The prediction has a mean pLDDT of 84. FMN riboswitch aptamer (RFN element) from Companilactobacillus nuruki, 123 nucleotides, folded computationally.

C1' cells in the first nucleotide's frame, strides 16, 4: 500500500422569448438539461440506479422482472467504431393539472448507484 468492519458527511439539472387560446412552463416556434462506475474525457459503448411491474410479508422489506437514445465527417496517439474536434439527429418514469409536462407541483425533508472522511482491527 491492501483488505473486511463501523460511524459520519455527501450525493440531479433545465423552457428566455414569442404563437394560438377563456384557459397551456402541458399544444406550436424556438429555448435548455445531461446520476454513478467501467471503459483513454461519453445522456444515446458496457453496466449500475432512480422510476414502473410481480410474488411473498402485519409492516420495514425481501426476491425477482421490465425499461430510452447516433450518425456522417475530421484529428491526434504505443493504443479508439475515440468519450476530443464539426455537422446533423435523437431520447428521456408515475400521479397531479382550466389544456397532452425530460424543464411546473407532487410522493420527495424520501430512497439510491456510489464518492469522500474518521475509528478500531487484520496483515
Nucleotide at each position: 500500500a491492501u483488505u473486511g468492519g463501523u460511524u459520519u458527511u455527501c450525493a440531479g439539472g433545465g423552457c428566455a422569448g414569442g404563437g394560438u387560446g377563456a384557459g397551456a412552463u402541458u399544444c406550436c416556434c424556438g429555448a435548455c438539461c445531461g446520476g454513478c462506475g467501467g471503459u483513454g474525457u461519453a445522456g444515446u459503448c458496457c453496466g449500475c440506479g432512480a422510476c414502473c411491474c410481480a410474488a411473498c410479508g402485519c409492516a420495514a422489506g425481501u426476491u425477482g422482472g421490465u425499461u430510452g437514445a447516433a450518425u456522417g465527417g475530421g484529428u491526434c496517439u504505443u493504443a479508439g467504431u475515440a468519450u476530443c474536434c464539426c455537422a446533423u439527429a435523437c431520447c428521456g418514469a408515475u400521479a397531479g393539472u382550466u389544456a397532452a409536462a425530460g424543464u411546473c407541483u407532487a410522493g420527495a425533508u424520501g430512497g439510491a448507484a456510489g464518492a469522500a472522511a474518521a475509528c478500531a482491527g487484520a496483515g